Overview:
A computed fold for a 380-nucleotide RNA from an Acidobacteriota bacterium, annotated as Bacterial RNase P class A. The source organism's lineage runs through Bacteria, Pseudomonadati and Acidobacteriota. The model forms 94% of the base pairs in the Rfam consensus. Rfam family: Bacterial RNase P class A. It is annotated as a ribozyme.
RNA sequence: CCCGCCGGACGGGCAGCCGCUGAGGCGCAAGCCUUGGAGGAAAGUCCGGUCUCCAUCGGGCGGCGUGCCGGCUAACGGCCGGGGGAGCGUUCUCAAAGGACGUUUUACGGACUAGUGCCACAGAAAAUGUACCGCCCAGGUGCCUUCGGGUAUUUGGGUAAGGGUGAAAAGGUGCGGUAAGAGCGCACCGCGGACCCGGCAACGGGUCUGGCAGGGAAAACCCCACGCGGAGCAAGACCAAAUAGGGGAGGAGCGGCGGCCCGUCGCGUUUCACUUCCGGGUAGGUUGCUAGAGCCGGACAGUAAUGUCCGGUCGAGAUGAAUGGCUGCUGCUCGCCCGCAAGGCGAGUACAGAAACCGGCUUACAGGCCGGCGGGCUCC
Numbered sequence: 001c002c003c004g005c006c007g008g009a010c011g012g013g014c015a016g017c018c019g020c021u022g023a024g025g026c027g028c029a030a031g032c033c034u035u036g037g038a039g040g041a042a043a044g045u046c047c048g049g050u051c052u053c054c055a056u057c058g059g060g061c062g063g064c065g066u067g068c069c070g071g072c073u074a075a076c077g078g079c080c081g082g083g084g085g086a087g088c089g090u091u092c093u094c095a096a097a098g099g100a101c102g103u104u105u106u107a108c109g110g111a112c113u114a115g116u117g118c119c120a121c122a123g124a125a126a127a128u129g130u131a132c133c134g135c136c137c138a139g140g141u142g143c144c145u146u147c148g149g150g151u152a153u154u155u156g157g158g159u160a161a162g163g164g165u166g167a168a169a170a171g172g173u174g175c176g177g178u179a180a181g182a183g184c185g186c187a188c189c190g191c192g193g194a195c196c197c198g199g200c201a202a203c204g205g206g207u208c209u210g211g212c213a214g215g216g217a218a219a220a221c222c223c224c225a226c227g228c229g230g231a232g233c234a235a236g237a238c239c240a241a242a243u244a245g246g247g248g249a250g251g252a253g254c255g256g257c258g259g260c261c262c263g264u265c266g267c268g269u270u271u272c273a274c275u276u277c278c279g280g281g282u283a284g285g286u287u288g289c290u291a292g293a294g295c296c297g298g299a300c301a302g303u304a305a306u307g308u309c310c311g312g313u314c315g316a317g318a319u320g321a322a323u324g325g326c327u328g329c330u331g332c333u334c335g336c337c338c339g340c341a342a343g344g345c346g347a348g349u350a351c352a353g354a355a356a357c358c359g360g361c362u363u364a365c366a367g368g369c370c371g372g373c374g375g376g377c378u379c380c
Base pairs, nucleotide, nucleotide: 001376002375003374004373005372006371007370008369010367012330013329014328015327016326017325018324020037021036022035023034024033025032026031039351043362044361046360047359048358049357050356051232052231053230054229063228064227065226066225067224068082069081070080071079072078083108084106085105086104087103088102089101090100091099092098109223110222115221116220118216119215132163133162134159135158136157137156138155139154140153141152142151143150144149171189172188173187174186175185176184190212191210192209193208194207195206196205197204198203236287237286238285239284246278247277248276249275250274253267254266255265256264257263294313295312296311297310298309299308300307301306331349332348333347334346335345336344337343
């Protein structure tokens, strides 16, 4: 200098003009002034909580979810630390198996001694262990023969070392051994059991012992342990029109014909007209509503997540739903002009947008910044 992985933080700045909107002030009003006005994800609505209403004696069956261990937290399927496994790199070793270190990653309880079922295709065989090729032994037959045998084919048997199939093939590597082979024997590694030691634990280490139990899959049913009532701010609370119903009381009249009387018409005269009161719901309005597991800084405890204390601070509350637009200067990136630089010109500047609130997870994101780790090249 380049490339890759992981983590963190940012995600334009300044000014002017015109708008939108919450609060406060002024004004009879129109309006004016001051001040506040999106995000790291406001998103998906996946998980957990606060809050609200409904339900709720207790227990069982069923259902759903979670699943190594410890810690953190209001809680969680989240976070932190640790353990085991897996990938990659370096290294130890003659080499392999394996170990050590670093780094990334991981839905990681249980698969003989609860049970049932599944394993496509390929392959001889996918689970009460298998013989397709190959290898080895013995026999038969043909051919050749230097008479020792060789070769081809076939029958019977041995063999899981080698080939081949597969996602997966019944411990691995090496030496011995054997007709060829095989835990058949041995060494190391792996595995099972017993004991001891370390650790809160998951688990790790050591000694002895057994040649070795016996495949995968529980993101199949299932078993074990733990947890779980439902709906959601359109929750819920309050105020409350018009019209049409409901209930109570009064009630023989009420209304139209321009004001009054007569007259006339209509609706009524047991309950329906008409007057008045009450109640529920709707439209509408108010509230819930934004000061909170808040944010910033510091100290202390802790490996960390996180916690405690001190100081400072207020940073949106709309409801057809504001948070915008234009212009100028400038930052960043890319391209062109130019031998480079300086300078000039042009283009780009993401994803997205609160709606009761909070903690997470996941997904989207132009561009650059910081930190850690690994690799490559060049120079000293």